[in-house]
Context: one part of a larger RNA
RNA sequence: UGGCGGGGGAGCACCACAAGGGGUGGAGCCUGCGGUUUAAUUGGAUUCAACGCCGGACAUCUCACCGGGGGCGACGGCAGAGUGAAGGCCAGGUUGACGACUUUGCCGGACUCGCCGAGAGGUAGUGCAUGGCCGCCGUCAGCUCGUAUCGUGAGACGUCCUGUCAAGUCAGGUAACGAGCGAGACCCUCGCCCUUAGUUGCCAUCGGAUUCCUUCGGGGAUGCCGGGCACUCUAAGGGGACCGCUGUCGAUAAGACAGAGGAAGGAGAGGGCGACGGUAGGUCCGUAUGCUCCGAAUCCCCCGGGCAACACGCGGGCUACAAUGCGCGAGACAGAGGGCUGCGACCCCGAAAGGGGAAGCCGAUCUCUAAACUCGCGCUCAGUUCGGAUCGAGGACUGAAACUCGUCCUCGUGAAGCUGGAAUCCCUAGUAACUGCGUGUCACUAUCGCGCGGUGAAUACGUCCCUGCUCCUUGCACA
Numbered sequence: 001u002g003g004c005g006g007g008g009g010a011g012c013a014c015c016a017c018a019a020g021g022g023g024u025g026g027a028g029c030c031u032g033c034g035g036u037u038u039a040a041u042u043g044g045a046u047u048c049a050a051c052g053c054c055g056g057a058c059a060u061c062u063c064a065c066c067g068g069g070g071g072c073g074a075c076g077g078c079a080g081a082g083u084g085a086a087g088g089c090c091a092g093g094u095u096g097a098c099g100a101c102u103u104u105g106c107c108g109g110a111c112u113c114g115c116c117g118a119g120a121g122g123u124a125g126u127g128c129a130u131g132g133c134c135g136c137c138g139u140c141a142g143c144u145c146g147u148a149u150c151g152u153g154a155g156a157c158g159u160c161c162u163g164u165c166a167a168g169u170c171a172g173g174u175a176a177c178g179a180g181c182g183a184g185a186c187c188c189u190c191g192c193c194c195u196u197a198g199u200u201g202c203c204a205u206c207g208g209a210u211u212c213c214u215u216c217g218g219g220g221a222u223g224c225c226g227g228g229c230a231c232u233c234u235a236a237g238g239g240g241a242c243c244g245c246u247g248u249c250g251a252u253a254a255g256a257c258a259g260a261g262g263a264a265g266g267a268g269a270g271g272g273c274g275a276c277g278g279u280a281g282g283u284c285c286g287u288a289u290g291c292u293c294c295g296a297a298u299c300c301c302c303c304g305g306g307c308a309a310c311a312c313g314c315g316g317g318c319u320a321c322a323a324u325g326c327g328c329g330a331g332a333c334a335g336a337g338g339g340c341u342g343c344g345a346c347c348c349c350g351a352a353a354g355g356g357g358a359a360g361c362c363g364a365u366c367u368c369u370a371a372a373c374u375c376g377c378g379c380u381c382a383g384u385u386c387g388g389a390u391c392g393a394g395g396a397c398u399g400a401a402a403c404u405c406g407u408c409c410u411c412g413u414g415a416a417g418c419u420g421g422a423a424u425c426c427c428u429a430g431u432a433a434c435u436g437c438g439u440g441u442c443a444c445u446a447u448c449g450c451g452c453g454g455u456g457a458a459u460a461c462g463u464c465c466c467u468g469c470u471c472c473u474u475g476c477a478c479a
Base pairs, nucleotide, nucleotide: 001479002478003476004475005474007473008472009471010470011469012468013467016463017462020427021426022425023424024423027319028318029317030316031315032314033313034312035310036309043054044053065305066304067303068302069301070300071299075117076116077115078114079112080111087107088106089105091103092102093101121294122293124292125291126290130288132283133282134281135279136278137277142181143180144179145178146177147176149156150155160173161172162171163170186272187271188270189269190268192239193238194237195236196235197234198233201229202228203227206226207225208224209222210221211220212219213218242265245259246258247257248256249255321420325379326378327377328376329375330374331373337368338367339366342361343360346357347356348355349354386417391412392411393410394409395408396407397406433455434454435453436452437451438450439449440448
């Protein structure tokens, strides 16, 4: 100087607690991991920071694994080759199958893996040889430098103290004075207002058209046409918030609390951006790459199997155990995305999955589009009209192919489950919870990932007790 302490002090965090809300842990299923099994069940990752992770939803491919079959040697040397090389082929044998091999023979017309060296290739090894990228410390507030000063020196000071802040943020004090990286500022989205612009968006006012009702006066609906850009919206620019104003506290400071005004308040909300470093953290199976190894096989291709096994154990989820519910019927309201061998309105067929046609759309134009919710009826507390596993039968789709091993529809079957021990996770507001929709992957397949809207709470607004982090200080058998 650091590190550590079941030393002390100060501060902080829903990956801490407290006050609350919802779960997980019990059940069935999905998925990953361990284990076991297997010819193979390819490999990696293992506390937080492995385990719906490797965008890793595997029928073939992927594929690295297993079984079987086949193929490949640039270049050089040796050896062989017109006494016919490489290559090709009928038939028989062989084989799961194949001039792949083999027997016999034919075609062919100049090179040839038989040997040595050297290569191509390698998802072979080493992430403890590496680059790059990423996780975690870190939703942290730290890490340093110049000059000066102090110390023989390692080094200290600055970076300490007091107050304050989300912050080494700022103010005051001070042998320090300044500066850099980080924090902040910055960038994006959302919230208010203004300007500009008006198609594919919009329709307040005006005219027309169509349609419905009518007491025949009129009223309602449809933006369909003209018209318009007011509103909504779209997308470019600008304004707006700064403790600026008032009061109290504070050292009159920094700031804190309350109030006014305001669409918004004290960082407005959410995101991007991750310091010096550490963790020999992860990745040689994205790619790159040193070294080592394989090199006619550890290379390349094909067929089949496996990655999907199943006495078990664990993680993450989905669906439930019901009446704040379930079923049936009727009715209503999104946002953000995607779309060419794609999205597909609409019509017809089918009980449905789906099938046959087919307008429009390379899309503010066409299209894919809600559910929870509301109303009515039934169920009446039951292993049930709850729950849907499992299995049987029939069908549909994708694809060359659904046996191992896909998804969907219909009928039947209807299992466990009556709120889950110890323990443990997430969350402070448009959040949690509930609810659907889109998209990525994608021929087909989503309970996954990433987004999107709809409905919309409870309870703190505190503390350092537990878990941990930062700073100061102290002890040290540690470096």